[in-house]
RNA sequence: CUCUGAUUAGGCGGUGGAGUUCGCCAAACCGCCGCUCUUAAGCGGCCAAUGACUCCUGCGGCAAG
Numbered sequence: 001c002u003c004u005g006a007u008u009a010g011g012c013g014g015u016g017g018a019g020u021u022c023g024c025c026a027a028a029c030c031g032c033c034g035c036u037c038u039u040a041a042g043c044g045g046c047c048a049a050u051g052a053c054u055c056c057u058g059c060g061g062c063a064a065g
Base pairs, nucleotide, nucleotide: 010025011024012023013022016056017055018054019053020052021051031046032045033044034043035042036041
């Protein structure tokens, strides 16, 4: 690299559900900043229900009835 057979049709992408789509996986994945500290860990602060788009739900803010 090619062929055949078997198995499988799953899981993950910082908070819920669904559709579409992208990427990744026998581990993918487990946010950012500051301080203490220095392979780690602890403490404090910040954004966000999306990997991306849309809808729903929940939460928050503003305005109107």